Overview: The prediction has a mean pLDDT of 87. c-di-GMP-I-GGC riboswitch aptamer from Acetobacterium fimetarium, 76 nucleotides, folded computationally. Of the family's consensus pairs, 95% are formed in the model. Taxonomically the source falls in Acetobacterium (Bacteria, Bacillati, Bacillota, Eubacteriales). The sequence was found by an Rfam model in a public genome assembly.
């Protein structure tokens, strides 16, 4: 540097439920486990997608691609 085990040790948390904040998309806290091997971090570099809108402007998603950085060490 690539790869990813029914390996060790550990981390996260969709839906949905309840408080809250928002016009909405959606976010924070709590409960709870589909699923991740970056589900850590970035939305002041790009692409997508939502929201909004006659069109835009806003505004959100990093759990859609991506860009960065990191634990652990069977196989191949």
């Nucleotide at each position: 540097a690539a790869c990813g085990a029914c390996a060790a040790a550990g981390g996260c948390a969709a839906a949905c439920c309840u408080g809250u904040c928002g016009a909405a998309a959606g976010g924070c806290a709590g409960g709870g486990a589909c699923g991740c091997a970056a589900a850590g971090c970035u939305a002041a570099a790009g692409g997508g997608c939502c929201u909004g809108u006659a069109a835009a402007a806003u505004g959100g998603c990093a759990g859609c691609c991506a860009g960065u950085u990191a634990c652990c060490g069977a196989a191949a």